Predicted 3D model of RNase P RNA and transfer RNA as a complex of 473 nucleotides. It holds a member of the Rfam family "Bacterial RNase P class A". By type it is a ribozyme.

[in-house]
RNA sequence: GAAGUCGGCCGGGCAGUCGCUGCCGUCGUAAGACGGGAGAGGAAAGUCCGGGCUCCACAGAGCAGGAUGCCGGCUAACGGCCGGGCGUCGCGAGGCGACGGAAAGUGCAACAGAAAGGACACCGCCGAUGGCCCGCUGCGACCUCGCGGCCGCAAGGCCGCCCAGGCGCCGCGGGAUCAGGCAAGGGUGAAAUAGUGCGGUAAGAGCGCACUGCUCCCGCGGCGACGCCGGGAGUCGGCAAACCCCAUCCGGAGCAAGACCAAAUAGGGGGGCGACAGCGUGGCUCGCGCUGCUCCCGGGUAGGUCGCUCGAGUGGCCGGGCAACCGGUCGCCUAGAGGAAUGGCUGCCGCAGGGUCUGUCCCUGCACAGAACCCGGCUUACAGGCCGGCUUCGCAC
RNA sequence: CUCGCUGUAGCGCAGCGGAGAGCGCGCCUCGUUCGGGACGAGGAGACCGAGGGUUCGAUUCCUUCCGGCGAGACCA
Repeated sequence: GAAGUCGGCCGGGCAGUCGCUGCCGUCGUAAGACGGGAGAGGAAAGUCCGGGCUCCACAGAGCAGGAUGCCGGCUAACGGCCGGGCGUCGCGAGGCGACGGAAAGUGCAACAGAAAGGACACCGCCGAUGGCCCGCUGCGACCUCGCGGCCGCAAGGCCGCCCAGGCGCCGCGGGAUCAGGCAAGGGUGAAAUAGUGCGGUAAGAGCGCACUGCUCCCGCGGCGACGCCGGGAGUCGGCAAACCCCAUCCGGAGCAAGACCAAAUAGGGGGGCGACAGCGUGGCUCGCGCUGCUCCCGGGUAGGUCGCUCGAGUGGCCGGGCAACCGGUCGCCUAGAGGAAUGGCUGCCGCAGGGUCUGUCCCUGCACAGAACCCGGCUUACAGGCCGGCUUCGCAC
Repeated sequence: CUCGCUGUAGCGCAGCGGAGAGCGCGCCUCGUUCGGGACGAGGAGACCGAGGGUUCGAUUCCUUCCGGCGAGACCA
């Protein structure tokens, strides 16, 4: 110097003037007048979580339902934050992660494919075993044919001989034909029963062995998630943002909560349900409290006060902790409206865009957005700018 | 302000892990008719409000935004 990454902060400034809403003071019976001082945000937003507060039992029991889901810590609490582990992406600083359980059970996987889950067999390999077919050797007291001898008048019978054929049996070889065996290879798919090698076999296969991966158990280290080496075991596919199981947490409603004062009337009519009921109470049952409740039609008032802004507040310093955060001390008060104020104009400066007769010029605009009971978070929107830590590369010394 | 529901063709709706996302009306073309309507035949039209995620696969499940609609005062 370039590129990147993480964190923090600001988000138009100053002055004048005219208004608006509360507050304080003075004057005034009052209306009001005068003076002083205050008046949107980092997200006030979405209403996605959590809490305070209020009412219903100071919120109780069970079921159902919902949420969360590595470990430790912080906190009022959380689905948040901090630190760590593991996985993954990146050269790196760092980023991202709904990150319990598939060894309880049920289920899902279109198309393709042989087969989609306690496998299967299309091509393929084998055909050990049992058949089948072919060939060969051997055997046979079996069958057929032949030759010789003997007996017989003859038909024929008996004996011997070797050859050929048939049949049967044992054995050997072949075929791959049937039964059967196999899952190595091919092929399909998002996914095919862990991978490599050796043994083994008819061919094969965790079938056996060695090594490796994964999961679990024991030992060691760590609070733990987990890690590591050593030993052992094997129930070794995916999906739980499918049902589900396990652990933890959750009562419901919301400031239109709720309390008080005032005003007004037709304090009315009809339907339903009743004390084994109805309401508070939100899905159900119990319990607790109350005694009428509920729907429709009709009627009335739409005024005031409180809740309400001092609070898990905020700035500095000190201490503890890696940090989130906690403690102490000093200081500060910072909108409280209620159809709803927080605005307009002028001048100078800043930034951005445009114009142009290039001048100390002109015009336009000022990101996202705006309190509504309060607070802690998350998420989303946001022109532009400032500061700091770290990484990689290049150059110079 | 608080709470609830919803978003799929021009309009009204269905579909809720695997379809070229269906149905009715409407629209377009042709036929029929002297012409129109009705009728018959054929056709076009939605990437499911937007982004991200889970999954082999998302309109469907989860999440973050955007839009639309509805309800809620008190007294008797």